RNA sequence: GGGAGCGUAGCUCAGUUGGGAGAGCGCCGCCCUUACAAGGCGGAGGUCGGAGGUUCAAGCCCUCUCGCUCCCA
Numbered sequence: 001g002g003g004a005g006c007g008u009a010g011c012u013c014a015g016u017u018g019g020g021a022g023a024g025c026g027c028c029g030c031c032c033u034u035a036c037a038a039g040g041c042g043g044a045g046g047u048c049g050g051a052g053g054u055u056c057a058a059g060c061c062c063u064c065u066c067g068c069u070c071c072c073a
Base pairs, nucleotide, nucleotide: 001072002071003070004069005068006067007066010025011024012023013022019056027043028042029041030040031039049065050064051063052062053061
C1' cells in the first nucleotide's frame, strides 16, 4: 500500500421485512440469614465508534472517517 472482519450497558455478546434498544454476568436497594454465599423482588446504567446522506422513520441502507484484528504485498 491492497483486501476482509469487528466496534451495541462496566465486561462478554444478541439484535433479518427499516418501526419495542435487549440478555447473561457485574453494580445498587429491599427480603431471607446470627453473618456471608445462594435464592426471591425491585432498580440504576446506552451519543448503537464519529460525521454526513437516503427515508415518514436508521443499530440495520449509502458515503466519508477513526480504532482494533486477520490475510496479501
A computed fold for a 73-nucleotide RNA from an Actinomycetota bacterium, annotated as transfer RNA. It was read from a public genome assembly. Rfam family: tRNA. It is annotated as a transfer RNA. Rfam describes the family as follows. Transfer RNA (tRNA) molecules are approximately 80 nucleotides in length.